[in-house]
Context: one part of a larger RNA
RNA sequence: GGCGCAUGGGGGAUGCCUAGGCUCUCAGAGGCGAAGAAGGACGUGAUAAGCUGCGAAAAGCUGCGGGGAUUGGCACAUACGAAUUGAUCCGCAGAUGUCCGAAUGGGGCAACCCACUAUGUUGAAGACAUAGUAUCCUGUAAAGGAGGCAAACCCGCUGAACUGAAACAUCUAAGUAGGCGGAGGAGAAGAAAACAAAAGUGAUUUCCUAAGUAGUGGCGAGCGAACGGGAAUUAGCCCAAACCGAAGUUGUUACGGCAAAUUCGGGGUUGUAGGACUGGAAUAAUAAAUUAAAACAGAAUAAGAAUGCGUUGGGAAGCGCAACCGUAGAGGGUGAUAGUCCCGUAUUGGUAAUGUUUUAUUUUAGUUCAGUAUCCUGAGUAAGGCGGGGUCGGAGACGCCCUGUCUGAAUCCACCGGCACCAUCCGGUAAGGCUAAAUACUACUGAGAGACCGAUAGUGAACAAGUACUGUGAAGGAAAGGUGAAAAGUACCUCGAAUAGAGGGGUGAAAAGAACCUGAAACCAUGCGCUU
Repeated sequence: GGCGCAUGGGGGAUGCCUAGGCUCUCAGAGGCGAAGAAGGACGUGAUAAGCUGCGAAAAGCUGCGGGGAUUGGCACAUACGAAUUGAUCCGCAGAUGUCCGAAUGGGGCAACCCACUAUGUUGAAGACAUAGUAUCCUGUAAAGGAGGCAAACCCGCUGAACUGAAACAUCUAAGUAGGCGGAGGAGAAGAAAACAAAAGUGAUUUCCUAAGUAGUGGCGAGCGAACGGGAAUUAGCCCAAACCGAAGUUGUUACGGCAAAUUCGGGGUUGUAGGACUGGAAUAAUAAAUUAAAACAGAAUAAGAAUGCGUUGGGAAGCGCAACCGUAGAGGGUGAUAGUCCCGUAUUGGUAAUGUUUUAUUUUAGUUCAGUAUCCUGAGUAAGGCGGGGUCGGAGACGCCCUGUCUGAAUCCACCGGCACCAUCCGGUAAGGCUAAAUACUACUGAGAGACCGAUAGUGAACAAGUACUGUGAAGGAAAGGUGAAAAGUACCUCGAAUAGAGGGGUGAAAAGAACCUGAAACCAUGCGCUU
């Protein structure tokens, strides 16, 4: 020096655990904000750096309800207090709520600076206190509204490229990502100028299918419907106009009026056309709102069955024997594995704020027949030319829908569509508007589940985590869990310079001794053996 064995150090793998995550299900809620939000700064405790709570009334104040012995958050110590005259705690409702922030009196390098007006201190102020003073929109004014934030979902406007085509230009990616605007608990769409085909359907939306079909396509890569069928859910309505009336205005007048436009009220709303208008008839169905009553839901919360002995052990819930409850043998805790020890569970109650439903009441809207002369039924619209876009349809034989531009009808004997175009036939009535449900999503709350993870995993984060730290900044971004059943956290003695450490001694089931469960390997050391 090597190898082996033993004993230690070192290190923190492994096993076990879970306080935290992940993914879903069912409910709830689906917003907050000038009555100042979201998010912060600074304060606030006897002592107080951090987190949490709160706001100069500052780990809190008031009222009501619950509850019933402890209590001054995490946080285990000391001091001083509070509480059966009911505290702490839980629920509901209120008060207070500095400064910044849309930030809004003006300014500003956010959390700071400086004003004006009114009133008061007040007689006075380079002072103080209280209140007000931004912009835009609507409105004559008074006054009202908006602004900002927020996870996804929704609608509109705008809108790429990488990529694929094995290159690339039409095409694709994709109307995706991104940007802007807007709304709601959903949003959008929606009551046929729709489909269909000789038979019919009857608003919209979503799902399954039709179907990777018909198509489209440098007919490449690719893209890709609809009818019909089956489900979910169902709901239909209101204006404009004709006509009638009122008001004030204007014009005109022979002062009796007449006419016009405006505003308001009635009327009226469709395709087997309907309505106005003219002439009749009849009374009840339905919808909305108001008020009242009842029932139900609804916070903290309340009641809630049943076991003993022996035995091993530090400890019984284990084992043995003998019982009991069960509309409760879900789950968790308790010194090991508990239906009957504790919290609970099944089940049964309870009410404030508040909400829902039903019934009644009142009010407002309403229905029907006949006639068809006249009037009305959405115009810079429909349609057309040129240029784009949408659709499965890339300009094609290209309809339909939207429209930048130029033109530009008809008026029910009317007009539009049925994939060039024409005719017949069939279906519908555009150029105004509203509309629940079935559908999408989950930042948030409650209950629950998992052939999901178990501390290099699972969120980046089980711990003072978006913290420490890095960067001028946008931004990047960790590591770090476990004594024990209980602190019983080692009194006392000795060695030592010692608050280091060690040896006795004590606690404990065990030192598990806080560098604390278990404690692998690398690596280091000591002793012994073999060997060179």
RNAcentral holds the full RNA, with entries from Rfam. Large-subunit ribosomal RNA, domain I from Flexibacter flexilis DSM 6793, 532 nucleotides, folded computationally. Its Rfam family is "Bacterial large subunit ribosomal RNA". Its family is annotated with structural constituent of ribosome and ribosome in the Gene Ontology. The organism belongs to Flexibacter flexilis, within Bacteria.